The RNA shown here (TPP riboswitch aptamer (THI element)) has 113 nucleotides and comes from a Beijerinckiaceae bacterium. It was read from a public genome assembly, where an Rfam model found it. Lineage of the source: Bacteria > Pseudomonadati > Pseudomonadota > Alphaproteobacteria > Beijerinckiaceae. The coordinates come from a structure-prediction model, not an experiment, and the mean pLDDT is 77.
């Protein structure tokens, strides 16, 4: 003098799919199954009967800050009741980090005597 990583702290990023049963029209509820860390509580908007869509607001859990996630992608192969289920693509491109302390370190490196 010392990295990755860990810890503390403050801050930031992200996704929420597939499927079955099924009350109802003053309604559009409720429950189950698959994968997963996590398949969302309340509110709002649109539409019209498909038991729909948007993902707009506030919040919660969870994951991630370069092994989250998004894009390519209405992709390729396999498998499934079905799906971004598994694998490939993929060391791809994009993508959100600062600070603190003998945690790492009774270690290790260099120099001097």
């Nucleotide at each position: 003098g010392c990295a990755a990583g860990g810890c503390a702290u403050c801050a930031g990023g992200g996704g929420a799919g597939c499927u079955c049963c099924g009350a109802a029209g003053u309604g559009c509820a409720g429950g189950g199954g698959c994968u997963g860390a996590g398949a969302u509580g309340c509110g709002g908007g649109c539409g019209g009967c498909a038991a729909g869509c948007c993902a707009c607001g506030c919040g919660g859990a969870c994951c991630c800050u370069u092994u989250a996630g998004c894009u390519g992608a209405u992709c390729u192969g396999g498998g499934u009741a079905a799906u971004g289920c598994c694998a490939g693509c993929g060391g791809a491109g994009c993508g959100a980090g600062g600070u603190g302390a003998g945690c790492g370190a009774u270690g290790u490196u260099u120099u001097c005597a």